The part of an RNA shown here (small-subunit ribosomal RNA, central domain) has 353 nucleotides and comes from an uncultured Candidatus Methanomethylophilaceae archaeon.
[in-house]
Context: one part of a larger RNA
């Protein structure tokens, strides 16, 4: 609680998609639900205005007009809403077309370094630190060389550079398969926003089943350090990390900024598109410059409690959604609904500042 709000102070659901519900673009005609206008009835009284009267005054009281209200009829208006119909093309969508892209899935290949094994040489030391020690090593390590063989990961290019709703996406082909932006003398004809329930996606951990297991590494053993050292630093090391299928369903899931329209000074960088001139070594060349998306920095008016923000808004509006209302107790605790579990949703009071 008819109000302020909501980057940072309490508050945009992690992101789309959509149910109902709200909200809704340009012409025309009807209607006449809503609305507004008159008029009839009805609207206890008390109460409120006003004018007078009674108490000495006021207060209080009476009596009179008026005011006030949801309602029923009857008539009128036709601007906005709202139903009906007829049209339109700018909102929306579909076709065409050249291009961009680490968007996505499936498979197929290749890359270097690592780990291990084997072969050849080579001999005492390697390793690690701040300094050590644990530890490897004469059954021959480290180190040079040659093959295998594994599991991961993908330098450089790489870029406030690109896709994608978000989460995220980076080696090369190839198959599928999705959005986006441009450009268009083509086509529908409001089909369109937002969205409560609802569904779907949803890092990373973990979780169940089956395989993998090189490195890396929670728990863990050790050495170190220190008054202690359940740590920081080494030396090992297991689950996990990776694949395939399910299951959780959360994050500082952040731009800490919900979604969509529309208007409002600019400079400058830099992706991808369409035009335009110049230059030209004529290429898959370069230059200006203009215009649409986008993605950065700077700013100007506004804004803002200031940091800030400023055409990609936190400006001015306009629709719909979600949330907030001191700190703690508490994102507990009952209960209910999901989950194998872990927990996860939804979420109080007491009481105490």
């Nucleotide at each position: 609680u008819u109000g302020a709000g909501u980057c940072u102070a309490a508050a945009a659901c992690g992101u789309u998609c959509g149910u109902a519900g709200c909200c809704g673009g340009u012409u025309c005609g009807g209607u006449a639900a809503a609305u507004c206008c008159u008029u009839g009835g009805g609207u206890a009284a008390a109460u409120c205005g006003g004018u007078c009267a009674g108490c000495u005054u006021a207060a209080c009281u009476g009596a009179c007009c008026g005011a006030c209200u949801u309602c029923c009829g009857a008539g009128g208006a036709g601007a906005c809403u709202g139903c009906c119909g007829a049209a339109c093309u700018u909102g929306g969508g579909a076709c065409c077309g050249g291009g961009a892209g680490a968007g996505g899935c499936u498979a197929g290949a290749g890359g270097u370094a690592c780990u291990u094994u084997c072969g050849g040489g080579g001999u005492a030391g390697g390793g690690g630190u701040a300094a050590a020690a644990u530890c490897c090593u004469g059954u021959a390590a480290u180190c040079c060389u040659g093959a295998a063989a594994g599991g991961a990961c993908c330098a450089c290019c790489g870029g406030u550079g690109g896709c994608g709703a978000a989460g995220g996406c980076g080696u090369c082909u190839a198959g599928c398969u999705a959005g986006a932006a441009c450009g268009g003398a083509u086509c529908c004809g409001a089909c369109g926003g937002u969205g409560a329930g609802g569904a779907a996606c949803g890092a990373a951990g973990c979780c169940c089943u089956g395989g993998g297991g090189c490195g890396c590494a929670a728990a863990c053993g050790g050495g170190a350090u220190u008054a202690g050292a359940u740590a920081c630093c080494c030396c090992g090391g297991u689950a996990g990390u990776c694949c395939a299928g399910g299951g959780u369903g959360u994050a500082a899931a952040c731009g800490c900024u919900g979604c969509a329209g529309a208007c409002u000074u600019g400079g400058u960088g830099u992706u991808g598109g369409a035009g335009a001139c110049c230059c030209u070594u004529u290429g898959g060349g370069g230059g200006u410059g203009u215009u649409c998306a986008g993605u950065g920095c700077c700013g100007g008016a506004g804004a803002g409690a200031a940091g800030u923000u400023g055409u990609u808004a936190a400006g001015u509006c306009u629709g719909c959604u979600a949330c907030u209302u001191g700190g703690g107790g508490a994102g507990u605790a009952c209960g209910u609904c999901c989950g194998c579990a872990a927990g996860g949703a939804u979420g109080a009071a007491a009481c105490u500042u």

Its mean pLDDT, the model's own confidence on a scale to 100, is 88.